[in-house]
Context: one part of a larger RNA
């Protein structure tokens, strides 16, 4: 100078506290351990592994296993017109195949047999690397320059009082500045002005078209609204009272869409942890080189006495289920979205307008209204599991989804233990993109509906500053 501590002080975090809602018990899906197995390919292993590698694997992918089958640039040395390499009918081998053997034929100059040397490896090393990322941590720290103190390693700055999200800002002082960090700048929202209207709007005028009306559409006028684009404005403890040291700064009101960082987001410092990736590419070393390369078939990565993570469905009346009706956002679309009409109970099938898309498509569920269930393992629950079907695809048996019908299994709120959350948040409904031929209970993102509670820092976790011991470095 670091580090540690069941020393001390100060400060912080959904740490705890108050509270909402889980998971841990059922079934199911996924990942992981383990055992199995011809092979279940490989990595990740506390927070930082474990719906993780964008990893939803039928084939491929694909690394694994079982069979079959190919491939040496150049040099050299044996070979070769007594005809190499290569191709081919036909039959054996064989899932298949001039791949290979057996006969036969075409063809013209090369040549794996040997020995150096490559090609290629998702062979090995992430403890030889780059690059990316994770984490402490968006924690508030890291440090120079110059001075000054001290033999020196070092220290002073950076420390004290207060004050903040914050080494952020005052004052004070042997220090004065400075730098990467925070802040600020950037991006989205949330108010207001201008501006510009098509494909977007529809308050008004005009008029046509269905209609009893109310409404609804269409045209020319419009661009008020709403909405879209881009260009300003606004919020600054700027104003008024208190408290502070007359500072910095808290607190309380007042205008205001917004108020003390307006709420999100992007940005991650010096560096530490031999974190992760050599299977994403690169890359040294090493290994193999006729097999650890390279194609094809089939399998397998989907195994199951078992154990854990994370997730979906539930246990029901705040509900289920039938009939009706009503409101969205982000996207995303030509080998694509497909409205609309028939056609089936349906899943889905035939035709097929429009759309290179503010212009056409793909579009809710939660909710409301009626009407049935009455407390039961049930009209709850939906696992198995028979059986009939549809679609994608060369192909759905090993192992896809969806539809009908019949089966109807745990499960009646879950011990210890734990996990998320402070507001347009949780929790709660649903839609889209990714991936993708097919497949979504996963994963990035959108709206829709919308609580509860924070007296406080005694305690548990983790950090940060100040000091203090120290058999550690």
């Nucleotide at each position: 100078u670091g580090g540690c501590g069941g020393g001390g002080g100060a400060g912080c975090a959904c740490a705890c506290a108050a509270g909402g809602g889980g998971u841990g018990g059922a079934g199911g899906c996924u990942g992981c351990g383990g055992u199995u197995c011809a092979a279940u390919u490989c990595g990740a292993u506390u927070c930082a592994a474990c719906g993780c590698g964008a990893g939803g694997a039928a084939c491929c992918u694909c690394a694994c296993c079982a069979g079959g089958a190919g491939c040496g640039a150049c040099a050299g040395c044996a070979g070769a017109a007594u005809g190499a390499a290569g191709g081919u009918c036909a039959g054996g081998c064989u899932g298949a195949a001039g791949g290979u053997c057996u006969u036969a034929c075409c063809a013209g100059a090369c040549a794996a047999g040997c020995u150096g040397a490559g090609c290629g490896g998702a062979g090995g090393u992430g403890c030889a690397u780059g690059g990316c990322c994770g984490u402490c941590g968006u924690c508030a720290g890291u440090u120079c320059g110059u001075g000054c103190u001290g033999u020196g390693a070092a220290g002073u700055g950076u420390c004290g009082a207060g004050u903040u999200a914050a080494g952020u800002c005052u004052c004070g002082u042997a220090a004065c500045g400075a730098a990467c960090a925070a802040g600020a700048c950037c991006c989205g929202c949330a108010c207001c002005c201008u501006a510009u209207g098509u494909u977007g709007c529809a308050a008004c005028u005009g008029u046509g078209u269905u209609u009893u009306u109310u409404a609804a559409u269409g045209c020319a006028g419009g661009c008020a609204c709403u909405c879209a684009u881009a260009g300003g404005g606004g919020a600054c403890c700027g104003c008024u009272g208190g408290u502070g040291a007359u500072a910095a700064a808290c607190c309380a009101g007042a205008g205001g869409a917004a108020g003390g960082g307006g709420c999100g987001g992007u940005c991650g410092a010096c560096g530490g942890c031999a974190g992760g990736u050599c299977a994403g590419u690169a890359u040294g070393c090493u290994c193999u080189u006729a097999a650890u390369c390279c194609c094809c078939u089939g399998g397998g990565u989907u195994a199951c006495a078992c154990g854990c993570g994370g997730c979906c469905u539930a246990c029901a009346a705040c509900g289920a289920c039938u009939g009706g009706g009503a409101c969205a956002a982000u996207g995303a679309g030509a080998u694509g979205c497909g409205a609309c009409u028939c056609c089936g109970a349906a899943a889905g099938g035939a035709g097929g307008a429009g759309c290179u898309a503010a212009u056409c498509u793909c579009c809710a569920a939660a909710c409301c209204c009626a009407g049935c269930c009455c407390a039961a393992a049930u009209u709850c629950g939906g696992a198995u599991u028979g059986a009939g079907g549809a679609c994608u695809g060369c192909a759905a048996c090993u192992c896809g989804u969806c539809c009908u019908c019949a089966u109807g299994a745990a499960g009646g709120c879950g011990a210890a233990a734990u996990c998320c959350c402070u507001a347009g948040u949780a929790g709660u409904c649903g839609c889209u993109g990714g991936u993708c031929a097919c497949c979504a209970u996963c994963u990035a993102g959108c709206g829709g509906c919308g609580a509860a509670u924070a007296u406080g820092u005694u305690c548990c976790u983790g950090c940060u500053c100040c000091u203090u011991g120290c058999a550690c470095a």
Source information
Model confidence (mean pLDDT): 80 of 100. Predicted 3D model of a 473-nucleotide part of an RNA (small-subunit ribosomal RNA, 3' major domain) from a metagenome.